[in-house]
RNA sequence: UGAGCAAAAUGGAUGGUCGCGGCUGCAAGUGCCGAAAGGCAGCAGGUGAGGAAAGUCCGGGCUUCACAGGGCAGGAUGCCGGAUAACGUCCGGUGGAGGCGACUCCCAGGAAAGUGCAACAGAAAUAAACCGCCAGUUUAACUGGUAAGGGUGGAAAGGCAGUGUAAGAGACUACCGCCUGUCUGGUAACAGUCAGGGCUCUGUAAACCCCAUCCGAAGCAAGACCGAAUAAGAAAGCGGGCGGCCCGUCCAUGCUUUCGGGUAGGUCGCUUGAGCCUGAUGGCGACGUCAGGUCUAGAUAGAUGACCAUCGAACACAUAACCCGGCUUAUAGUUUUACUCACUUA
RNA sequence: CGGCGAUUAGCGCAGCCCGGUAGCGCAUCUGGUUUGGGACCAGAGGGUCGCAGGUUCGAACCCUGCAUCGCCGACCA
Numbered sequence: 001u002g003a004g005c006a007a008a009a010u011g012g013a014u015g016g017u018c019g020c021g022g023c024u025g026c027a028a029g030u031g032c033c034g035a036a037a038g039g040c041a042g043c044a045g046g047u048g049a050g051g052a053a054a055g056u057c058c059g060g061g062c063u064u065c066a067c068a069g070g071g072c073a074g075g076a077u078g079c080c081g082g083a084u085a086a087c088g089u090c091c092g093g094u095g096g097a098g099g100c101g102a103c104u105c106c107c108a109g110g111a112a113a114g115u116g117c118a119a120c121a122g123a124a125a126u127a128a129a130c131c132g133c134c135a136g137u138u139u140a141a142c143u144g145g146u147a148a149g150g151g152u153g154g155a156a157a158g159g160c161a162g163u164g165u166a167a168g169a170g171a172c173u174a175c176c177g178c179c180u181g182u183c184u185g186g187u188a189a190c191a192g193u194c195a196g197g198g199c200u201c202u203g204u205a206a207a208c209c210c211c212a213u214c215c216g217a218a219g220c221a222a223g224a225c226c227g228a229a230u231a232a233g234a235a236a237g238c239g240g241g242c243g244g245c246c247c248g249u250c251c252a253u254g255c256u257u258u259c260g261g262g263u264a265g266g267u268c269g270c271u272u273g274a275g276c277c278u279g280a281u282g283g284c285g286a287c288g289u290c291a292g293g294u295c296u297a298g299a300u301a302g303a304u305g306a307c308c309a310u311c312g313a314a315c316a317c318a319u320a321a322c323c324c325g326g327c328u329u330a331u332a333g334u335u336u337u338a339c340u341c342a343c344u345u346a
Numbered sequence: 347c348g349g350c351g352a353u354u355a356g357c358g359c360a361g362c363c364c365g366g367u368a369g370c371g372c373a374u375c376u377g378g379u380u381u382g383g384g385a386c387c388a389g390a391g392g393g394u395c396g397c398a399g400g401u402u403c404g405a406a407c408c409c410u411g412c413a414u415c416g417c418c419g420a421c422c423a
Stems, first nucleotide, its partner, number of pairs: 001342004006337005012311007020048002023045004031040003050317001054328002057326005062219004069247004074215005079093005094108001095106004109210002114208002116204003130150002132146006158176002161173003177199001178197004183192003223268004233259006239251003261422003275294008347419007356372004366403001374390005396412005
């Protein structure tokens, strides 16, 4: 210099004008709005979206369902160890695959528990003789042996070399692979050494299934309270309650659906939280502990905007709706750090 | 905001659970029938199964991620 790999940050700033949602203070409680519950016009100050607020794919908090319980069914996860409130997430390792390398990727348990499936092609698909090779005979053909060679297929009876043989074959031998066992290292996955078995066991579990672990359901339109109104109505079905089923238990004249009727108002839930920042400290790391500091949107038809000027340009994806931890997907431009390979120069 | 479902020929739908040549009806085209048309009869064409990736020998079907469209959900008595 070129090519690459991994990670991180930022996601316009400043000033002015106009406008909007909360909050605090002042003011106003004999006021104003409203049927009521309930709310406050105005002034000043300060504050006001994201890294994904998104998809709603996982996990948790919170709330209600009865703060009994048990079994079956069902669902999820799947190498090992750890982190965590929890996870299908993250960290560290093991094994496998790719790359010269930095590094990246893997739903990575069990196919010797059982069942299913493997179309077409091919002689044969879990089971073997089509061609070929060898032997025999009545030599055109048939019978027997043979899985080394050919052909089909995604997959064809461990691979390769030698011995052996009529031709062959783990039939035998060495090496490699596989399986079983011992020992060593490691918490473990696993790795390595040695001995034995001659090899019997094709693939598929993102097919049923088996094994291990975990799991109640619904969701802030959850739910609690207040106010107002209506016919505490009619018909049908049935006991209802942690939701699929069973047992058990609790409650009780109710429950569900449809039709008809009424209201579509207010307060809380609502933002202080597994929160954020700084420092110290334990750990390879995810993360934990301690100390100090800090408060940073809470709407309910739904607020973040528009215009102007300057900065080289600002032109990306996209706008909270109960809240967190992740994953996935979208994302213009800019900046930083660590590392790898190739070439050149000193 | 929350919870569900669907996507296969021009249109409406099967097939998916349990993977092995993608089908039915209407529509289109051709021929027959008819004086002609309709109806009827016979035949034909038309599909990247919404998109991308993965598992598998093989995917419309199984798994994952996107896209588009649609449905349901207030309270009282």